[in-house]
Context: one part of a larger RNA
RNA sequence: CUGGGCGUAAAGGGCGUGUAGGUGGGGUGGUAAGUUAGGGGUGAAAACUUGCAGCUUAACUGUAAGCGUGCCUUUAAUACUGCCACUCUUGUGUGCGACAGAGGGAAGCGGAAUUCUUGGUGUAGCGGUGAAAUGCGUAGAUAUCAAGAAGAACACCGGUAGCGUAGGCGGCUUCCUGGUUCGUAACUGACGCUGAGGCGCGAAAGCGUGGGGAGCAAACAGGAUUAGAUACCCUGGUAGUCCACGCCGUAAACGAUGGAUACUAGGUGUUGGGCCGCAAGGCUCAGUGCCGAAGUUAACGCAUUAAGUAUCCCGCCUGGGGAGUACGAUCGCAAGGUUGAAACUC
Numbered sequence: 001c002u003g004g005g006c007g008u009a010a011a012g013g014g015c016g017u018g019u020a021g022g023u024g025g026g027g028u029g030g031u032a033a034g035u036u037a038g039g040g041g042u043g044a045a046a047a048c049u050u051g052c053a054g055c056u057u058a059a060c061u062g063u064a065a066g067c068g069u070g071c072c073u074u075u076a077a078u079a080c081u082g083c084c085a086c087u088c089u090u091g092u093g094u095g096c097g098a099c100a101g102a103g104g105g106a107a108g109c110g111g112a113a114u115u116c117u118u119g120g121u122g123u124a125g126c127g128g129u130g131a132a133a134u135g136c137g138u139a140g141a142u143a144u145c146a147a148g149a150a151g152a153a154c155a156c157c158g159g160u161a162g163c164g165u166a167g168g169c170g171g172c173u174u175c176c177u178g179g180u181u182c183g184u185a186a187c188u189g190a191c192g193c194u195g196a197g198g199c200g201c202g203a204a205a206g207c208g209u210g211g212g213g214a215g216c217a218a219a220c221a222g223g224a225u226u227a228g229a230u231a232c233c234c235u236g237g238u239a240g241u242c243c244a245c246g247c248c249g250u251a252a253a254c255g256a257u258g259g260a261u262a263c264u265a266g267g268u269g270u271u272g273g274g275c276c277g278c279a280a281g282g283c284u285c286a287g288u289g290c291c292g293a294a295g296u297u298a299a300c301g302c303a304u305u306a307a308g309u310a311u312c313c314c315g316c317c318u319g320g321g322g323a324g325u326a327c328g329a330u331c332g333c334a335a336g337g338u339u340g341a342a343a344c345u346c
Stems, first nucleotide, its partner, number of pairs: 004317003007300002012314001014201004021194003025088007033081002035077008048066007091191001093187002095184004103177007110154001114150008125136002162169002206247006215241002220236004258313006266291011295302002319346003328339004
């Protein structure tokens, strides 16, 4: 290379957008590049295969044919692919009419709780645990009432409910803004799919500068536990968590399941729309769950939201360790990221 694979055995890129490339719907005509058939030329010799022949046989040797799977040229065919022209509407996109939604950004507002401060009442405890102690408290705590301040998060509703490509998104109002879905069938007329590089987004932690800091809480301190206890439990507590701007670019970034299209029994919930119906209910499109047919799978399971049946494109895998390490390159302020071996060993 051929071939086999990627839910859990090694293996789907974290997600999107899109360049090159690959690939691509129906009809008609042309062309004849690919394709197919025939002819011609060439495809050295030796070797190899087969037939025959020569050494008594064989090895060996000779001879003829094959082989040389290819290339060039010519004639023809036109189903398929390509190319050119015209055309179509079902794929795509647009328009028009509707809807739902924690989709995103900004500003403002609200109540509960927590902590702190001030004042009132009030007195000896509070707190914490398996039990305690550290801790707080007669300088008046805890409890309770009133007032004020601050920051962060939004109980109930809340739902295998919704939205978003993924990460993710949850109090309320306003402004700006993206996408989907349904219906219609007016417009466009294959404009599609995928996508190496590239570009953008990307939880948490972490980093830089400046703010903020209630609660929580790495580190740290103390008290316990214990043989020890650099832990689990308790009392404290700093970074951080929050905001603005700029980096980082990784996660069990998971459905451990790449994207697109078509096809292949059903049953039962639920979200959004449409149609029929007085209603009950039924049908249909798009999502989201459960259970199951065929089929599939090593099994578990999957099963119209496929892991079934097929086609197209991308990514990735090839025994364990060494190792996601070394070296180099590149990105980063750093931490480190990306790319990514070998010796050796089992």
Molecule: small-subunit ribosomal RNA, central domain
Organism: metagenome